[in-house]
RNA sequence: UAAGUAGAAUAAAUGAUCGCGGAUGGCAAGACGAAAGGUGUCAUACGAGGAAAGUCCGGGCUUCACAGGGCAGGAUGCCAGAUAACGUCUGGUGGAGGUGACUCCAAGGAUAGUGCAACAGAAAUGUACCGCCAGCUCUGCUGGUAAGGGUGGAAGGGUGGUGCAAGAGACCACCGCCUUCUUGGUAACAAGGAGGGCAUAUGUAAACCCCAUUCGAAGCAAGACCGAAAAAAAGCAUAUGGCGGCCCGUCAGCUUUAGGUAGGUCGCUGGAACCUGCUGGCGACAGCAGGUCUAGAUAGAUGAUCAUUCAAGACAUAACCCGGCUUAUCGUUCUGCUUAUGCA
Numbered sequence: 001u002a003a004g005u006a007g008a009a010u011a012a013a014u015g016a017u018c019g020c021g022g023a024u025g026g027c028a029a030g031a032c033g034a035a036a037g038g039u040g041u042c043a044u045a046c047g048a049g050g051a052a053a054g055u056c057c058g059g060g061c062u063u064c065a066c067a068g069g070g071c072a073g074g075a076u077g078c079c080a081g082a083u084a085a086c087g088u089c090u091g092g093u094g095g096a097g098g099u100g101a102c103u104c105c106a107a108g109g110a111u112a113g114u115g116c117a118a119c120a121g122a123a124a125u126g127u128a129c130c131g132c133c134a135g136c137u138c139u140g141c142u143g144g145u146a147a148g149g150g151u152g153g154a155a156g157g158g159u160g161g162u163g164c165a166a167g168a169g170a171c172c173a174c175c176g177c178c179u180u181c182u183u184g185g186u187a188a189c190a191a192g193g194a195g196g197g198c199a200u201a202u203g204u205a206a207a208c209c210c211c212a213u214u215c216g217a218a219g220c221a222a223g224a225c226c227g228a229a230a231a232a233a234a235g236c237a238u239a240u241g242g243c244g245g246c247c248c249g250u251c252a253g254c255u256u257u258a259g260g261u262a263g264g265u266c267g268c269u270g271g272a273a274c275c276u277g278c279u280g281g282c283g284a285c286a287g288c289a290g291g292u293c294u295a296g297a298u299a300g301a302u303g304a305u306c307a308u309u310c311a312a313g314a315c316a317u318a319a320c321c322c323g324g325c326u327u328a329u330c331g332u333u334c335u336g337c338u339u340a341u342g343c344a
Stems, first nucleotide, its partner, number of pairs: 001340010012309007020047002023044006032037001049315001053326002056324005061219004073215005078092005093107001094105004108210002113208002115204003129149002131145006157175006176198001177196008223266004232257005240252004273292008310313001
């Protein structure tokens, strides 16, 4: 310098004017409301994102359910750790790809059972089409044979030898597989030794299924509180009114209780929070110290105009809150590492 690889930051900037949202502090009106509350106006400082998105996982919080056990159903699936928890993350193991940095993997079981596997092919889970060998009653038939050919994604562990009529794990060596032992490692696993001829005879479990672990349900329109109204109960005293006087009864009124609609308050944003530093750890992360306060609406607020500059502005707009994952995204900048080439 070029190509690549892993990660991080930023998400046009500055100023002015007008507008919107809640908060705080004044001032004003008493004209809305039973109250709580609401209204007008002025000032002040604040006011969306890295994904606020998809709503795919996990947790907090809330209400309901819950003696204990089982069935059904869902999810997960190498090992160790992190965490509030996870299907997430970190570090390893094994496998796959790359010269490499590095990346990817839903990675238990196909010797429990069932299902499926088009076409081709003789045969797809059990078989002899060609070929090879032997025999015979010889244009063929019978038997043996998976070494060779052909079909196929896949054809009975592989390569080489011994052997045989021809062949074959029939036998032998090495490799693979299975069983078992030793050593190392927390473990996954690795290395080495011994044994088994391998009928353990193809693949598929994001097919049913088996094994192990795990899961109560619904969600902030959750839910809690206050509370006009309507319906309900009690009381009304030599002390409420109507039913033409009285009693009973009944209807209404008032008071209280209860109730919970309209409406209001809380939930609601100070939190597993953020920033800086130190300590421990390979790391995810944890602990300690100091500092900061950073939207909270309920028909739902962020916009518009002007000026200057440039790289000419992408994806996209909170609605209970956090941790992740996934997807979308114009550009710009920085850091670690790899490979190739050149120069000193």
Molecule: Bacterial RNase P class A
Organism: Robinsoniella sp.